[in-house]
RNA sequence: AGGAGUGUAGCUUAGUUGGUAAAGCAUUCGUCUCCAAAACGAAGGACCGCAGGUUCGAAUCCUGCCACUCCUGCAA
Numbered sequence: 001a002g003g004a005g006u007g008u009a010g011c012u013u014a015g016u017u018g019g020u021a022a023a024g025c026a027u028u029c030g031u032c033u034c035c036a037a038a039a040c041g042a043a044g045g046a047c048c049g050c051a052g053g054u055u056c057g058a059a060u061c062c063u064g065c066c067a068c069u070c071c072u073g074c075a076a
Base pairs, nucleotide, nucleotide: 001072002071003070004069005068006067007066010025011024012023013022019056027043028042029041030040031039049065050064051063052062053061
């Protein structure tokens, strides 16, 4: 330098032909218990790496950039 992949709640992931973001763990509260754990119930939490564009509508399509991983190569 060229190519490919990944980037979504604190963590791990889902989100498949664009239609309004889901689950598990964790956290908080409650039930139970003498207390705690476990179990069960409930609640809060992300605008989707950043910035633009297309569209009535974008996590999803297009462009640029950033971070990380991998592959190929050039020069010193």
This is a predicted structure of a 76-nucleotide RNA (transfer RNA) from a bacterium. Its mean pLDDT, the model's own confidence on a scale to 100, is 81. Its Rfam family is "tRNA". Rfam classes the family as a transfer RNA.